[in-house]
RNA sequence: GGAGUGGGCCAGGCGGUCGCUGCUGGGAUGGUCGAAGAUCAUCCCAGUGGAGGAAAGUCCGGGCUCCGCAGGACACGGUGGUGGAUAACGUCCACCAUCCGCGAGGAUCGGGAAAGUGCCACAGAAAACACACCGCCGAUGGAGGAACCGUGUUUCCUCACAGGUAAGGGUGAAAUGGUGCGGUAAGAGCGCACCGCGUUGCUGGUGACAGCGAUGGCAGGGUAAACCCCACCGGGAGCAAGACCGAGCAGGAGGGAGGAACUGUCCGUUCCGCCUGACCUCCGGGUAGGUCGCGUCGAGGUGGCGAGCAAUCGUCACCCCAGAGAAAUGACCGCUCACGACAUAACCCGGCUUAUCGGCCCACUCCCCUU
Numbered sequence: 001g002g003a004g005u006g007g008g009c010c011a012g013g014c015g016g017u018c019g020c021u022g023c024u025g026g027g028a029u030g031g032u033c034g035a036a037g038a039u040c041a042u043c044c045c046a047g048u049g050g051a052g053g054a055a056a057g058u059c060c061g062g063g064c065u066c067c068g069c070a071g072g073a074c075a076c077g078g079u080g081g082u083g084g085a086u087a088a089c090g091u092c093c094a095c096c097a098u099c100c101g102c103g104a105g106g107a108u109c110g111g112g113a114a115a116g117u118g119c120c121a122c123a124g125a126a127a128a129c130a131c132a133c134c135g136c137c138g139a140u141g142g143a144g145g146a147a148c149c150g151u152g153u154u155u156c157c158u159c160a161c162a163g164g165u166a167a168g169g170g171u172g173a174a175a176u177g178g179u180g181c182g183g184u185a186a187g188a189g190c191g192c193a194c195c196g197c198g199u200u201g202c203u204g205g206u207g208a209c210a211g212c213g214a215u216g217g218c219a220g221g222g223u224a225a226a227c228c229c230c231a232c233c234g235g236g237a238g239c240a241a242g243a244c245c246g247a248g249c250a251g252g253a254g255g256g257a258g259g260a261a262c263u264g265u266c267c268g269u270u271c272c273g274c275c276u277g278a279c280c281u282c283c284g285g286g287u288a289g290g291u292c293g294c295g296u297c298g299a300g301g302u303g304g305c306g307a308g309c310a311a312u313c314g315u316c317a318c319c320c321c322a323g324a325g326a327a328a329u330g331a332c333c334g335c336u337c338a339c340g341a342c343a344u345a346a347c348c349c350g351g352c353u354u355a356u357c358g359g360c361c362c363a364c365u366c367c368c369c370u371u
Stems, first nucleotide, its partner, number of pairs: 001367010012336007020050014052342001056353002059351005064238004069268001071267004076234005081095005096110001097108004111229002116227002118223003133169002135165003142159006148152001177195006196218001197216008242292004251283005258272004300319008
């Protein structure tokens, strides 16, 4: 100097003019209560606060609210290496295994194929109740030929069959462990060495697992993001949840001895009911208001110290940081600049995923050059 990997921060800034809104304080006018004063409405002044890293998706997890069991089992759904963090999670951290990368690093629907079922097209002999396409060998028996130390139950060659074979070639993503040596008529774990696989011991580690050794010639593989098996987790519905105040109405028909308890089934439990009718279904009527939920104080933020490889936790100090309720952040000017993309809370929080103009910072890796 170039090319990369992993992480963090910012999201225009400064000044001015006018405008919107929450809270606090003060003031003015009017209404209500007998007065002080309180309270409500409107307006003015001052101070102070006012959209995001994703506010998006609504994909997970919770806090919170309601439901008369939030009990058990099944169904159904979710997760899936090990150990931790956390309120919890399908998230995060560290490690292990396999794969990719020269490397920093990255990826994984990562438990089980010896419980069972299914699938592996085409090609190929054959993809499991396996088994020969091209080949290789082929006799003591058969056919033919040649040779002669001598005409034979001699020797050699060729062909075909009985039989042997899966080493070589072919097909394929994958072919019945791989490489090498020996052996054989030719071959084959047939035997041996190493690797692989099964069983097992020791060492290290919390563990997944790793290393070292012993032993057995051991026999078809793959696929579970196929069904399935195993382990763990899961009550439902959701701020349009719900609570309070106010206002208002209208019931009718059918079923009915058992029914209800906010996914389904069964068991249990609790409550209601059994003709004075619980409850279920259908038709119809009323509620279009206000306040709270929403001091937005919360598993909150910032900083120091400590523990831990880290995620994170503990402790001390400081801070309060949007609350609209048809929806408030706007408009204009000047300077500057990184010339602003993706895009605007609606109960709150922890994550994940997706979109994105640019700028800055930290750590690390590789290549080239110079000293």